[in-house]
């Protein structure tokens, strides 16, 4: 510091995800140790039990209890009981301080609560320090007896006492009040020791210290005010009557409306009142570079609570956790009468939850209450237990040790890996263990006494001296050591990318994984398991939260044409910002000093635990907030002064700028009238509709609306909507040109007012045309659309609403500033001219090109989307949704403001390659058109599907499967069915045993087989044995036409013998990518020439290869025969010219010549030639698609079978027959049919063969056997052609199915199932309907030969020659295909994408008669317990008294406030809720085709 995912790939918006860090966690698995720390975040839910707040006998009267002592008594002489408050000491009570601290929890509380920083008008027990006191009296009351009452708590009455309890008086230094005369105002002792005097013998009385009381000061503590900070929601905008504020009272420790009376009418709020909702806050923590975010456990600081509300007393301090009263709920006890109680103290308990410990141990330390003091208390605190809950340390051994051990996994079987890792040698001994010492550190004191001080042994000893004893909960720990023995100690998660780490089996879109992408449909590096590996470690994963990454809310640090995003336009109010100069001021700002920012914590730096966590000591910081000195540049104030912004007066022209009156002509349409005669009209076509009742076409007249051709212009005005005939009249606004005045008046605009296309709405008119709705015609599978005839509203007019638009420049507003060209509008300035023009140039609009520069790219560029500072509105992922509620407006319709559950991992822009297209341009092709000849009808052959069957084996399937594999299924082939057989096997290899091998013959069987039989004893040798063969046996293995062509390989079809595919340098583009290959011209051809940011260069084209068309050469048998000779048959001599056969060459390149053409490449004509522009055919098939076929040609991975899926035998099937396809073969006749004569081929085969002459058959064939291993023989007569005849338009002398009968061949065998032959028989069919096929020259049609397979079968393929034509105007259109180009939402790529609506499923959600919960507002009732005010009744120790009484108290009534609670009525927010609304999601269902392309009517809005 990033990465991953949107694409067929880029580049960019944007969104989810992931690495990281925290954790008070929790969950799965696992677990040695020690050390620090840390543990109910959930129900402020309920508590059993036990313990947290008590102390003080040196305040008090006492004396329950314990205890030591004395004294009696009894007697077992060491026990018992009694008695002494005389002593140690005390339970219970009086009193006195403390139970406000210390602990807990975070319910409330959005607030002076907190934080931080002032501030006046205040209390402060205990503590310090100063000063003055500390006299004399007095009357109760617990306790305690006694009596009653109650179940118990308790309670009551009587009667007796003490005190540091009470209460008067006296004084009063002070202190408070005060009219300045004066008045009011405390106190208490007890402890210790004691020389002299006194005595009632207690004591006084001195003294000491400890205490009271007064006042004032300090210190700690508390209370009160205030600036400033300190959540969210505006779908909460208005909120307050004790409210703001004064006077005077009253209250408080204390300022105040904190209370009350009167007056006034006033305070808060857009700088966020009021209202809901949520929450203690703070140092901190945690994250992060920081800025921020979260957060608010443990430690600290404050705060407000103690079952729930209320409310007071006591107190220095409470409205009081563990105190009181009342009210409620709730649990408990009860004799039903009335009582008790509050763990958010510390253990524990249910409960609740993912989830959090022990009813330990001690006051030894620290601290705190209370005492003079020992001490006592003390769940505060100190330790201990539990719990890998974190953080830190430690070990689980170390070293050596290749036979690379045995297992295990992989395997290409060669090996490799686990792996120096075990095992074995040799060492060690941390930790845990067991034993020993270790009174170690944690401990200093404190009392008592002794010095010293004092008269004094009181007292005091504070830093100061020294000697003695005592005190430890942890804990026999921490450390340190003996001792044995490698002995007791290692998991989890991952291993497709992200993200380090990879195999093998299993499964088979199932089972399962995922944090995002996204694995699993038979070869899963992703599931689950194994080896292995990689990572961290007593831990290691998932889980949840938080901050990071996220510049993903952007202060620091984003953006708004097109990706979310500028209000539709304008006025302007608040607010923000604001020209130039001068002085002043100091608020903003800069510096400097003080005060404060508590302590911990972070961070430096030091030290102490062996280190580290931890701890302790220093210093830094704590960015803050106040006070004060300073400084004035800049920003405000404030006071001048100026003219560059901005405005105002005169003066000029432009202009569809508004409003209102009037007005003009063309056109439509109606009416009237006249001419006229069948149509008209309408449409791809048609019909509906009009028309013989006179249309339509024309003439004239009337009427009557609503638009204003041409001019007209990327021209004009307007702020925007919008503005167009002409003429008045009223009015807005901009420009220009020259002064002159004002003197910063200005910019922007939240709110908040006006204005706003069309469409709509309301009331009144108007209505010619058009034209929703709606009718009817068509088109359609259908057609509620699109074409068509009608047609209401509505569009017009006045008046009022409505407030939206793709209200677009998809681009706020002024304002500066940054190269330039070229148009046009308006208005000027100059020069020249008569005068229009023309140049040049200011200004103010408007247009288009382009530089810099920005921009994801496209594209923007002085009318910025550049640089800049200013102000406003607005975006944060797609969907839900601009939707629900809720508020405002509106008659309505609806607008505006505007959510959230849920769901997806993308959604989006912009360019780029292809592919598409019912886009466009060029061009080609037997692709159309011209022509021939066919298929499709018919019968038969053949393939195929179907369907049948035991089987009817497999496979091919649109072109590019169908006479195709199969170049030949009667057994064989054969893979296929039934049936009867064999199991190391028909076949390799290995091991054992035995036999030569081979052979001949009978028997059963359908056969395979199975039994018996016969001849035969070989070859080679080192004699050990070997080879070859044959037959038993064993297992290892064969075997498979089983499955996967969607694992492969090879080979093939196709596009398509189309002209294209591409690289390397450069270049240009962030990139994908482009350029080059694209233009203008040519070619069959990306062929070639030219231009050119390209230059080259590969694989394709062409060429090079066969063949074939001329010639020339060389060769002459088996072919030839001019000329010679011959027995007339190249038979043969003989020849070597000629054909022919086969080697070799020649030959054609646009090479000449003429024209176009760009001086070119090319094309058109033309000579020469067999040939002429690639001369006719063939072979040759680019990168590539179609997961195209082929596991049954062969190979071959994995996967099944293994007495069968293998092997072997006879049968049977593949030949099946209602049917419907492809492809063929005769044919329908006369350009033929028969009949007879009669010519001329090329290529090819032949010894398991071809087979001749001659004989036999009507013939198929039969005999027969020359001849040939082939230019020599054989097949082997070619045929159509030609010639003489018959036949004469017919189901025939056409045509030959089919069927009978007879027969030939091959073959072991023709039944299912061959092929010919010869007699007979003589079907259908008369040229074929939609539709569809080939073919451009030796083609097409026709006509016949020969091979391949093959015992035998060919209508089929594959080749051979022979006879031999038609038409191609031309590319509009079908098909395919190529190059440019354009669109896209397509990229599996149009066989693409994709929309609604219904229906089914399940999810949240609005609406909803209502229902039932909380909170709440307004009016009201009610009124405990308290307190304050009153007060007829009762009552009453101190003080006063004239002794009657009174002053004061207390009880009871009673009056204000008040908490429960209750009515009445609203608000608000959850919950539910029959039905219903729409929105997501879901599997391949339904109906349609809406959108992407001109998406087939251009889309949207």
């Nucleotide at each position: 510091a990033g990465a991953g995912u949107u694409u067929g790939a880029u580049c960019c918006u944007g969104g989810c995800u992931c690495a990281g860090a925290u954790u008070g966690a929790a969950c799965g698995c696992u677990g040695g140790c020690g050390g620090c720390a840390g543990g109910c975040c959930u129900a402020a839910c309920a508590c059993a039990u036990g313990c947290a707040a008590g102390u003080c006998g040196a305040g008090c009267g006492g004396a329950a209890a314990c205890g030591a002592g004395a004294a009696u008594a009894g007697c077992u002489u060491g026990c018992u009981a009694u008695u002494c408050g005389g002593c140690g000491u005390c339970g219970a009570g009086c009193g006195g301080c403390g139970g406000a601290c210390g602990g807990g929890g975070g319910a409330g509380u959005a607030a002076c609560g907190c934080g931080u920083g002032g501030g006046a008008a205040u209390c402060u027990g205990c503590c310090c320090a100063c000063u003055a006191g500390u006299g004399g009296g007095g009357g109760a009351c617990a306790a305690c007896c006694c009596g009653a009452g109650g179940a118990a708590a308790c309670u009551c009455g009587g009667g007796c006492u003490a005190a540091u309890a009470c209460c008067g008086c006296a004084u009063g230094u002070g202190c408070c009040c005060u009219a300045c005369g004066g008045g009011g105002u405390a106190a208490a002792g007890g402890g210790g020791g004691g020389g002299a005097u006194c005595u009632u013998a207690g004591g006084a009385c001195c003294u000491u210290g400890c205490g009271c009381u007064a006042u004032u000061a300090g210190a700690u503590g508390a209370g009160c005010c205030u600036g400033c900070g300190u959540g969210g929601g505006a779908u909460u905008a208005g909120c307050u009557a004790g409210u703001u504020g004064g006077u005077g009272a009253g209250g408080u420790a204390a300022a105040g409306g904190c209370u009350c009376a009167c007056c006034a009418a006033g305070g808060c709020g857009a700088c966020g009142a009021u209202c809901c909702c949520u929450a203690g806050c703070u140092g901190g923590u945690u994250u992060g570079a920081g800025a921020g975010g979260a957060u608010g456990a443990u430690c600290a600081g404050c705060c407000a609570c103690a079952c729930u509300g209320g409310a007071a007393c006591u107190g220095a301090g409470a409205c009081a956790c563990g105190g009181u009263c009342c009210a409620g709920a709730c649990u408990c006890c009860u004799a039903c009468g009335g009582g008790a109680g509050g763990c958010a103290g510390c253990a524990g308990u249910g409960g609740g939850g993912a989830a959090u410990a022990u009813u330990g141990c001690a006051c030894a330390a620290u601290g705190g209450g209370c005492g003079c003091a020992a001490g006592c208390c003390u769940g505060a605190u100190g330790c201990a237990g539990c719990c890998a809950u974190g953080c830190c340390g430690c070990g689980u051994g170390u070293a050596u040790g290749a036979a690379g051990a045995a297992g295990g996994c992989c395997u290409u079987c060669g090996g490799g890996u686990u792996g120096u890792a075990a095992a074995g040698u040799a060492c060690u001994u941390u930790c845990a263990g067991c034993g020993a010492g270790g009174a170690g550190g944690a401990a200093a004191g404190g009392u008592a006494g002794c010095a010293g001080u004092u008269u004094a042994u009181a007292g005091c000893c504070a830093a100061u001296g020294g000697g003695g004893g005592u005190u430890g909960a942890c804990g026999g720990u921490a450390g340190c050591u003996c001792c044995a023995a490698a002995g007791g100690a290692a998991g989890c998660a991952c291993c497709g990318g992200c993200u380090a780490a990879c195999u093998c089996u299993g499964u088979g879109c199932c089972a399962g994984c995922a944090g995002c992408c996204g694995c699993g449909g038979u070869a899963a590096g992703a599931c689950a398991g194994a080896g292995g590996g990689u990572g961290c470690a007593a831990a290691c994963g998932u889980u949840g939260c938080u901050c990071g990454g996220a510049a993903u809310u952007a202060c620091u640090g984003g953006g708004c044409g097109u990706a979310a995003a500028g209000c539709g336009c304008g006025u302007g109010u608040a607010g923000g910002c604001g020209g130039a100069u001068u002085g002043u001021u100091a608020a903003g700002u800069c510096a400097g000093a003080u005060g404060u920012g508590a302590a911990a914590u972070c961070c430096c730096u030091g030290g102490g635990c062996u280190c580290a966590a931890c701890c302790c000591g220093g210093g830094a910081a704590c960015u803050g907030c106040a006070u004060u000195u300073g400084a004035a540049a800049c920003u405000g104030g404030c006071a001048g002064u100026c003219u560059a912004g901005a405005g105002u007066g005169a003066g000029g022209g432009a202009g569809a700028g508004g409003a209102a009156a009037g007005u003009g002509g063309a056109a439509u349409u109606u009416c009237g009238a006249g001419u006229g005669u069948a149509g008209g009209g309408g449409u791809g076509a048609a019909a509906u509709c009009c028309g013989u009742a006179g249309a339509u076409a024309u003439u004239c007249g009337a009427a009557g609306g609503a638009a204003c051709a041409c001019c007209a212009g990327u021209g004009g005005c307007g702020a925007a909507g919008g503005c167009g005939g002409c003429u008045u009249u009223c009015u807005g606004g901009a420009c220009c040109g020259a002064u002159a005045c004002u003197g910063a008046c200005g910019c922007u605009g939240a709110g908040a007012c006006g204005c706003g296309a069309a469409a709509g709405c309301g009331u009144g008119g108007g209505g010619a045309g058009c034209a929703a709705a709606c009718a009817g015609g068509a088109u359609u599978a259908g057609a509620u659309c699109c074409c068509c005839u009608g047609g209401u509203a509505g569009c017009c007019c006045a008046c009022g609403c409505c407030g939206u638009a793709a209200a677009c420049g998809a681009u706020g507003g002024g304002u500066a500033c940054u190269a330039g060209g070229u148009g046009u509008u308006g208005c000027g300035g100059g020069u020249a001219u008569u005068g229009a023009c023309c140049c040049c140039u200011g200004c103010a609009g408007u247009g288009c090109c382009a530089a810099a520069g920005c921009u994801a790219a496209c594209g923007c560029a002085u009318u910025a989307a550049g640089u800049a500072a200013c102000c406003c509105g607005c975006c944060u992922g797609g969907g839900g949704a601009g939707u629900a509620c809720g508020g405002c407006c509106g008659c309505a319709a609806g607008g505006c403001u505007a959510a959230a559950a849920c769901u997806c991992a993308a959604a989006u822009g912009a360019a780029u390659u292809g592919a598409c297209g019912g886009g466009g341009g060029c061009c080609c092709g037997c692709a159309c058109a011209a022509g021939c000849g066919g298929u499709g009808g018919a019968g038969c052959a053949u393939g195929u599907g179907g369907u049948u069957u035991a089987a009817u084996u497999c496979g091919a399937u649109g072109c590019a499967a169908c006479g195709c594999g199969a170049a030949g299924a009667a057994c064989c082939u054969u893979a296929c069915c039934a049936g009867g057989u064999c199991u190391u096997g028909a076949c390799a290899u290995c091991c054992c045993u035995g036999a030569a091998a081979c052979u001949u013959u009978c028997u059963a069987g359908a056969g395979a087989u199975a039994g018996a039989u016969u001849g035969g004893u070989g070859c080679c040798u080192u004699c050990g044995g070997g080879a070859a063969u044959c037959a038993g046996g064993u297992g290892a293995c064969a075997g498979g036409u089983g499955c996967u062509g969607c694992a492969u390989g090879g080979c093939u079809g196709u596009c398509g013998u189309c002209a294209g595919c591409u690289c390397g340098u450069g270049u240009c583009g962030u990139g994908a990518g482009a350029u080059g290959u694209u233009g203008g011209g040519u070619u069959a051809a990306g062929u070639c020439c030219c231009g050119u940011a390209a230059c080259g260069a590969g694989c394709g084209c062409a060429a090079c290869c066969c063949u074939u068309g001329u010639c020339c050469u060389u060769a002459u048998u088996u072919g030839c025969c001019a000329g010679c000779g011959u027995u007339c048959g190249g038979u043969c001599g003989g020849g070597a010219a000629c054909u022919c056969u086969a080697g070799g060459g020649a030959g054609a390149c646009u090479g000449c010549c003429g024209g176009u053409g760009a001086c070119a490449a090319a094309c058109c004509g033309g000579a020469g030639g067999a040939a002429g522009g690639u001369g006719g055919g063939g072979a040759u098939g680019a990168c590539g698609u179609c997961a195209a076929g082929u596991c049954a040609u062969c190979a071959u991975g994995g996967c099944c079978c293994u007495u069968a899926u293998g092997g072997g035998c006879a049968g049977g099937g593949c030949u099946a027959c209602a049917c419907a396809c492809g492809u063929g073969c005769u044919a329908c006749a006369a350009u033929g049919g028969c009949u007879g004569g009669u010519a001329c081929a090329a290529a090819g085969g032949g010894u398991c063969g071809c087979a001749a002459a001659c004989c036999c058959g009507c013939g198929a064939g039969g005999g027969g056997g020359a001849g040939c291993c082939a230019a020599u023989c054989c097949c082997a007569c070619a045929a159509a052609c030609c010639c003489c005849g018959c036949c004469g338009u017919a189901g025939u002398u056409c045509g030959g199915a089919u069927c009978g009968g007879a027969g030939u061949c091959u073959g072991c065998a023709a039944c299912u199932c061959g092929a010919c032959u010869c007699c007979g028989u003589g079907a259908a069919g008369u040229c074929g309907g939609a539709a569809u096929c080939g073919c451009u020259a030796g083609u097409a049609a026709u006509c016949g030969c020969a091979g391949a397979u093959c015992a035998g079968c060919a209508c089929g393929c594959u080749g051979c020659g022979g006879u031999g034509a038609a038409u191609a105007c031309g590319u509009u259109c079908c098909c395919g295909g190529g190059c440019c180009u354009u669109g896209u939402a397509c990229a599996c790529a149009c066989c693409g994408c994709c929309c609604g609506u219904a229906a089914c499923a399940c999810c949240a959600u609005g609406g909803g008669a209502g229902u039932g919960g909380g909170c709440u507002g307004c009016a009201a009732a009610a009124g405990a317990a308290g307190u304050a005010g009153g007060u007829a009744g009762c009552u009453u120790a101190a003080c006063c008294u004239u002794c009657g009484g009174g002053a004061g108290g207390g009880c009871g009534c009673u009056u204000a406030c008040c908490a429960c609670u209750u009515u009445g009525u609203g608000g608000u927010u959850c919950a539910u809720g029959a039905c219903u609304g729409g929105g997501g999601u879901g599997a391949a269902g339904u109906c349609g085709u809406a959108a992407c392309a001109a998406g087939g009517u251009a889309g949207c809005c």
Model confidence (mean pLDDT): 84 of 100. A computed fold for a 1501-nucleotide RNA from an uncultured prokaryote, annotated as small-subunit ribosomal RNA. Its Rfam family is "Bacterial small subunit ribosomal RNA". The RNAcentral record of the sequence draws on ENA.